[in-house]
């Protein structure tokens, strides 16, 4: 510094659902419960993927097209870091 996660301790983190919100147009997200799971399940939207579509474009007024908004628990990337082994 690089790899690995078998063993062991101290721990962490928190999906589905519920319930709440002087959050957001929606996706979503916030907080308590819960625990599916997770060795970065910590941070970041740079790429690809997904949701959503306010505003804005476009319209045969039914629709439709866009992310400037969202998922780091969808992949890759980047950046930091706990313990223990090579």
């Nucleotide at each position: 510094a690089u790899c690995c996660g078998a063993u062991a301790a101290g721990g962490g983190c928190a999906a589905a659902c519920c319930a709440u919100c002087g959050c957001g147009a929606a996706a979503g997200g916030a907080u308590g419960g819960c625990g599916c799971g997770c060795a970065a399940a910590g941070u970041c939207u740079c790429c690809g993927a997904c949701c959503u579509a306010c505003a804005g474009c476009c319209u045969u007024c039914g629709a439709g097209c866009c992310a400037g908004g969202g998922u780091a628990g969808c992949g890759g990337g980047a950046u930091u870091g706990c313990c223990g082994g090579a």
c-di-GMP-I riboswitch aptamer from a Deltaproteobacteria bacterium, 86 nucleotides, folded computationally.
The sequence was found by an Rfam model in a public genome assembly.
Its Rfam family is "c-di-GMP-I riboswitch aptamer". Rfam's curators write: GEMM was predicted in a large-scale screen for bacterial structured RNA regulatory elements.
The organism belongs to Myxococcia, within Bacteria.
Model confidence (mean pLDDT): 89 of 100.